[in-house]
Molecule: small-subunit ribosomal RNA
Organism: uncultured bacterium
């Protein structure tokens, strides 16, 4: 785009068309081929007419008349409808032929129509049967038969002549013999009948061509192919019989299987093409299945016979009867397809002289949106942009929308009512012309459709809109529900809580009396490539070579003219198709015309090119000659070294062997070394990117045989060439047979290791094979993943073999062999004169992954197996080449406390404190590997807190605005309670004003706004953590590439560093990096309180107390310096190196803040914010007690320890940072002490916390579970708070556990740094703090190095990875599901073959019966349909079990 549909859902009219695709399955009823009395005998019915009888009705008679059942006879039933099984075929289409034929009816032309007979059907009589039907006797007709005459342009047989063709042969002319005709009817007009011939119709036959698919069908055929004879027949013919030959078809597809009515034409598509054959039109075959003739011009006959065979009915069980694939219908099948209708008015048929008759042909009418075509459901104004829907960012706005209301106009259609066609022309009567034929006039007659179609006229928007879509593709969006369910789904695909993909709404697109949906066909698809495709690597080049067929083929010159081109006649059916044109209002449809109609066929001419034919060339192609080269083949001979084994020696303990080993060999003498013999197999150096070969391949030396390239040279042949289906030959190893051989290697196979195992790698032995002969096998990643020849189309270097010259340079030509590279070409990688470029032939091959190189079948083989080669199912990929990543138990560089070297942990003990996990009414949530886990939280006794029980509250426990209102309300006391709450009572503003009031405050009561630590961090916003302070991560413009993308950012160097330098198709920039900023090491200036005192004075037991100073420490603003600047090596630079100088600091001086683009849906909805959901007398909120502090267990992070580098007991020494009025507190005084009770300073560089502590002196302890080590438990206190019971902390007395240095693992640190040592804040009423954060003391060790371990840059590489190696992804097995090979067997079809039987039929023979005869009837023999047997082959369908495939 398209349908003979189908199915959903909807549905107003009309016109044209269609209308059993399926069961050619069965068929009830009724109808569909009859008609002629002008052929005939005749008269069952009607009906006139007339006789008879009757008053009539009425009986009856009568073929006289109109007709007219049966019947005899002609014509037509062979046409017209119907179907499409069968058939792959001269069946069909097309062009030819028929000198091989027929042809009723019609038309012409020529001519006859004369006598005769003999049945017979009807009736009529009489049997048989249920019935269909028959049988007998009498009698009769005829355009029925049948005789006899005629008779010729007829037929035959025998001649004669001429003529023409196309090859048998044809035609005309003639002689002469035989043989054959006929029918009436009549109004006298006719009309029928016969014979001949001729034309038109219609048929028959042959023949070129065209006509499906399978080669897993390769042979096939006996009447088969031909001949001669003879039968048959309208005609040739093996059509049929006899004999005779031994042909005929086939790789240009015979046979055989499947499938299938063919064309003209439909659809599609630019076109070639592809795919159909409804409807309409030609042909063909068919009529229950099968077979046969008969009749007749024509039938092997749809509504006619015969016989078999199946069904079905009837039956009185003897015995008939029947064929809707005609029209209506019925049942069945089936998604699925119509009325048992009108008329023969018109068109055609049949018969007739006509009237007429008959006609499911036709015409028309019903059904059915099935199709295609037309109209219409209104048109115009109408904005507050209405109501009401739906959305929203929700006071309001968009949208449905000029839609509707409303107002104005219009009536197509539908109803009413009125009017009202064309189709009709005849035919027939009457009348006129005319040789016939007709042909004109005149009046009348006939309409199924149908009162339809058309026309008017009424009244009123009145009677008429729907389906499917809306993620892309593809035109059209948004709400709600749902939550990987339900569901969608043409491919991708969507749905796991904010769906534009599921369902509703609402809006919109899209087409409209339809719209989807399925189902098929073609198009896109150049995706079978004729137009118009590949084959290196995507699927494809045979493993190689000769070669047959067969396709192609070198110059020139002649000829024919088959291809080819051109004219020209012929045909190509009609109908469709295009164009014009014209009728139905219009289209759609019909109608007339013109074109097409690409083909066939005939005929003329052209002859360049193909071909064919003679000829001729010489350059392809072979031959001669002369060299020349090779591991080229084959068949002998010989050689050395090496291995192995023997045989004698020396010789003495291990040897082999691995990563280590061990199996194994060896004191019975190995290994090792020396002689000697033997035996196989393979030939080192040469040696190569060499060479030779068709391919596989081939490598000591020689020798015989024997092919080959090449190179040069004239000579000779003269197109003899190229390619190659089938076909033949060759074809690695490994295998197989049979016979040698067997050194050394080694499948199986034994041991030893190795691993969880190790039926493998390693080892140490160790059979077949490796090797020869001869025969199989026949297949590789037989690769250059590139078939073969042939011709062109820049170059550069190198190598082999040859020629030119005397030639070791060097040049040039020819053939090979590599390497780069231009055009070009290629999807890219890449190829490139040895093409994968440009062209030519000719061959094989390819058409999505799997299933499968598999099954079955064939062929081949000893076998292993080999060649050929499918489907079913089943995915939506599968695959190349490239590009950016990410991984490698890949390769380089490098870098980090990564390793290593060291110092201290931690894992063992108690104990703190998180988590886990149990428990519980609750043990609130949250963080889970690095990057949870001393984490949120820098303080859970009540509060906090969100949990859990109980008791309360509902505009709510806080704010906020308005409004009314009160002058309170807190507070204070009481009751009741567990408290909250609830009740009493008692107190009771303030400013301004005399006051009213007003403000302000405060409570109340309404109203709006509530709340919510409820869930979603996978909807978010912010902030964080990690990688990681690694050093990267990106942009502009150019340039490259087709394009992902690349360059830049890579390469040399250098760096902590993409830091910097050089180089460079890049140039340049941005965001990191670094530096700017704070601190700390030093100096300088300034400034000197509350700091500090050197010097100067005063004063004190003593103390910067005090005058005073600014010097110094210090405080705290400003500066200054460090930049490889400088020297010396290096190095082109960048820079590095140095115990350098100088300098407090030296190569970034030490810290800190600062975290690129990103990743992990990392982490927070419980800091806060924020969208959606959910809740609202509660998931909200107020209170009380409880809980987070629970405890067999198990982890993380800690403290204290275990002692003597220590413990105690005394003494004395030196910090920073900080904090302090609800507050740190000197001193003082009580208590052992926490701590009390007084009392002072200090809002602090001024008082205080404040004692630093490690350390330093002395003194005690001496190796013990201790004078270590304190957990536990008992007492007794203190504090802090409303309250320490569950649950604080701190004191004292007492108790005095485990614990003696910690398995496997594992942490963290590179200098003032690890260890170690106190000290001080936050939070806080106290505090479970050994935790967090800061601050100071004291103070190491070590770093050869960068092989490894862990993370990380960069550069490369390989990748089947992209969620990116925590990836992918393979096989067994287990299970369910699907469809398939095998298979004892079973069970079906169709075809052949052989036999047996054989019906009607034909065809032949025939003595008995019929019959004058002709001829029949019967018998008899061949043919044959169906059926039977038989035994094979083929083809499906099933099958216990069994194979192997796919899917989950």
């Nucleotide at each position: 785009g398209a349908u003979g549909a189908a199915c959903g859902c909807u549905a107003g009219c009309g016109g044209c068309a269609g209308g059993c695709u399926u069961a050619a399955u069965a068929c009830a009823u009724g109808c569909a081929a009859g008609u002629c009395g002008a052929a005939c005998g005749g008269u069952a019915a009607c009906a006139u007419g007339g006789g008879u009888a009757g008053c009539a009705a009425u009986a009856u008679c009568u073929g006289a008349u109109g007709a007219c059942g049966a019947g005899u006879g002609g014509c037509a039933g062979a046409c017209g409808g119907g179907u499409g099984a069968g058939g792959a075929a001269c069946a069909c289409g097309u062009a030819c032929a028929c000198a091989a034929c027929c042809u009723c009816c019609c038309u012409c032309u020529u001519u006859u129509c004369g006598g005769g007979a003999a049945a017979u059907a009807g009736c009529c009589c009489g049997g048989a049967g249920a019935a269909a039907u028959c049988c007998g006797g009498a009698u009769u007709a005829a355009u029925g038969u049948c005789c006899c005459a005629u008779a010729a342009c007829a037929u035959u047989g025998c001649g004669a002549a001429g003529u023409g063709g196309c090859a048998u042969c044809a035609c005309u002319u003639u002689g002469c013999a035989a043989u054959u005709a006929a029918a009436a009817u009549u109004c006298c007009g006719a009309u029928g009948a016969g014979a001949a011939g001729a034309g038109a119709u219609g048929g028959g036959u042959g023949u070129g061509c065209g006509u499906c698919u399978g080669a897993u069908u390769a042979g096939c055929u006996a009447g088969u192919u031909g001949g001669u004879a003879g039968g048959g027949u309208a005609a040739c013919g093996g059509c049929c019989u006899a004999c005779c030959a031994a042909g005929g078809c086939a790789a240009u597809g015979a046979u055989c299987a499947g499938u299938a009515g063919c064309u003209g034409g439909u659809g599609u598509g630019a076109g070639a093409g592809c795919a159909c054959g409804a409807c309409c039109a030609g042909c063909c075959a068919c009529a229950c299945g099968g077979a046969c003739a008969c009749u007749g011009a024509g039938a092997u006959a749809c509504g006619g016979g015969u016989c078999c065979g199946a069904c079905u009915c009837c039956u009185a069980c003897g015995g008939g009867a029947g064929g809707c694939a005609g029209c209506a219908g019925u049942a069945a099948g089936g998604a699925a397809u119509a009325u048992u209708g009108g008329u023969c008015a018109a068109u055609g048929g049949a018969g007739g002289c006509a009237a007429c008759u008959c006609u499911g042909a036709a015409c028309c009418a019903g059904c059915c949106a099935u199709g295609c075509c037309g109209c219409g459901u209104g048109c115009a104004g109408g904005a507050u942009g209405a109501a009401g829907g739906c959305g929203c960012u929700c006071u309001g706005c968009g949208u449905u929308g000029u839609a509707a209301a409303c107002u104005g106009c219009u009536u197509u259609u539908a109803u009413c009512u009125g009017g009202g066609a064309a189709g009709a022309a005849a035919u027939c009567u009457c009348c006129u012309u005319u040789u016939c034929u007709a042909a004109g006039g005149a009046a009348g007659u006939u309409g199924a459709c149908g009162g339809u179609a058309c026309c008017a006229g009424a009244g009123g928007a009145a009677u008429a809109a729907g389906c499917a879509c809306c993620g892309g593709c593809u035109a059209a969006c948004u709400c709600c529900g749902u939550g990987c369910c339900a569901g969608c789904a043409g491919c991708c695909g969507c749905g796991g809580u904010a769906a534009u993909a599921c369902g509703g709404a609402g809006g919109g697109u899209g087409c409209a009396a339809g719209c989807g949906u399925u189902a098929u066909c073609c198009g896109g698809a150049u995706u079978u490539a004729c137009u118009g495709g590949g084959u290196u690597u995507a699927a494809a080049g045979g493993g190689u070579g000769c070669g047959u067929a067969g396709g192609c083929g070198g110059g020139u010159u002649u000829c024919c003219a088959a291809g080819u081109c051109a004219g020209u006649g012929g045909u190509g059916a009609a109908a469709g198709c295009u164009c014009c044109g014209a009728g139905c209002u219009u289209a759609a449809c019909u109608c007339g015309g013109a074109a097409a109609u690409u083909g066939c066929c005939a005929u003329u001419g052209a002859u360049a090119c193909u071909g064919g034919a003679a000829g001729u060339c010489u350059u392809g192609a072979a031959u001669u000659c002369a060299g020349u080269u090779g591991a080229g083949g084959u068949c002998g001979g010989c050689g050395g070294a090496a291995u192995g084994u023997g045989u004698c020696g020396u010789g003495u303990a291990g040897u082999a062997g691995u990563g280590a080993a061990a199996u194994a060999c060896u004191u019975a003498g190995a290994u090792a070394u020396g002689a000697c013999a033997c035996a196989g197999a393979a030939c080192a150096c040469c040696a190569a990117u060499u060479g030779c070969g068709a391919a596989g391949g081939c490598a000591g030396c020689u020798g015989g045989c024997u092919a080959a390239u090449c190179u040069g040279a004239c000579a000779u042949u003269g197109a003899c060439g190229c390619u190659g289906a089938g076909g033949c030959a060759c074809g690695a190893a490994a295998g197989c047979g049979u016979g040698g051989g067997g050194a050394u290697c080694a499948a199986a196979c034994a041991g030893g290791a190795u691993u969880a195992g190790a039926u493998a790698c390693c080892c140490u032995g160790g059979u077949a094979g490796u090797c020869c002969a001869c025969g199989c096998c026949c297949u590789a990643a037989a690769c250059g993943a590139u078939g073969a020849u042939c011709a062109c189309u820049a170059g550069a270097a190198g190598u082999u073999g040859g020629c030119g010259a005397u030639a070791c340079a060097c040049u040039g030509c020819c053939a090979g062999c590599c390497u780069c590279a231009a055009a070009g070409c290629g999807a890219a990688a890449g190829c490139a004169u040895u093409a994968a470029g440009u062209g030519a032939u000719c061959c094989a091959c390819c058409u999505g992954g799997g299933g499968a190189g598999u099954a079955c079948g064939a062929c081949c083989g000893c076998a292993a197996g080999g060649u050929u080669g499918a489907a079913a199912c089943u995915c939506a990929a599968a695959g190349g080449a490239a590009u950016u990543g990410a991984c490698g138990g890949g390769g380089g560089u490098c870098c980090g406390c990564a390793c290593a070297a060291g110092c201290g942990g931690u894992g063992g003990a108690g104990c703190a404190u998180g988590u886990g996990g149990u428990u519980c009414a609750a043990u609130u949530c949250g963080a889970u590997g690095a990057u949870a886990c001393g984490c949120g939280a820098g303080g859970a006794a009540c509060c906090u807190u969100a949990c859990c029980u109980g008791g309360g509250c509902u505009a709510g426990a806080a704010u906020g605005u308005a409004a009314u209102u009160u002058g309170a309300c807190a507070g204070u006391u009481c009751c009741c309670g567990a408290a909250a709450a609830g009740g009493a009572a008692u107190c009771u503003u303030g400013u301004a004003g005399c006051a009213a009031u007003a403000c302000a405050c405060a409570g109340a009561u309404u109203a709006c706004a509530a709340g919510g630590u409820g869930c979603u961090g996978c909807a978010u916003g912010g902030c964080u953590g990690u990688c990681g302070u690694c050093a990267g991560c990106u942009c502009g413009u150019g340039c490259c590439g087709u394009g992902a993308g690349g360059u830049g950012u890579u390469g040399g160097g250098u760096u902590a560093a993409g830091u910097c330098c050089c180089g460079c198709a890049a140039c340049g920039a941005g965001c990191g990096c670094a530096a700017c900023c704070c601190c700390c090491a030093u100096c300088u200036u300034u400034a000197g309180u509350u700091g500090c005192c050197a010097u100067c004075a005063g004063g004190u037991u003593a103390u910067g107390c005090u005058g005073g100073g600014g010097a110094c420490u210090c405080u705290a603003a400003a500066g200054a310096a460090a930049c490889u600047g400088c020297c010396u090596g290096c190095g082109u630079a960048a820079g590095c190196a140095g115990u350098g100088a100088g300098g407090a600091a030296g190569g970034a001086g030490g810290g800190g803040a600062c975290g690129a683009c990103g990743u992990c849906a990392a982490g927070u909805c419980a800091u806060c914010a924020c969208g959606g959901c959910c809740u609202u007398u509660a998931u909200g909120u107020c209170c009380a007690g409880g809980g987070c502090u629970a405890c067999a267990c198990a982890c993380g992070u800690g403290c204290u320890a275990c002692a003597a580098u220590g413990g105690c007991g005394a003494g004395u020494a030196c910090a920073a940072u900080g904090g302090g009025u609800c507050g740190c507190u000197a001193c003082c005084u009580g208590g052992c002490a926490a701590c009390a009770g007084g009392a002072u300073g200090c809002c602090a560089a001024u008082c205080c916390c404040a004692a630093a502590a490690a350390g330093c002196u002395c003194g005690c302890c001496u190796c013990a579970g201790u004078u270590c080590a304190g957990a536990u438990u008992g007492g007794a206190g203190u504090c802090u708070g409303c309250a320490a019971c569950u649950c604080g902390a701190c004191u004292c007395c007492a108790u005095g556990a485990a614990g003696c240095u910690g398995g496997a693992a594992u942490c963290g640190c590179u200098a003032g740094u690890a260890a170690u040592c106190g000290c001080a804040u936050a939070u806080c009423a106290g505090c479970a703090a050994u935790g967090a954060u800061g601050c100071g003391g004291u103070g190491a060790a070590u770093a050869c190095g960068u092989u490894c371990c862990c993370g990380g840059a960069c550069c490369u590489u390989g990748u089947a990875c992209a969620c990116a190696c925590c990836g992918c992804c393979c096989g067994u097995c287990a299970a369910g599901c699907c469809a398939u090979g095998g298979a004892a067997g079973c069970c079906g079809g169709g075809u052949g073959u052989a036999c047996c039987u054989g019906a009607a039929g034909g065809c032949g023979a025939u003595a008995a019966c019929c019959g004058u005869a002709a001829g029949g009837a019967g018998u008899c023999g061949c043919u044959c349909a169906a059926g039977g047997u038989a035994a094979a082959a083929u083809c499906g369908g099933u099958g216990a079990c069994u194979g192997g495939g796919g899917c989950u």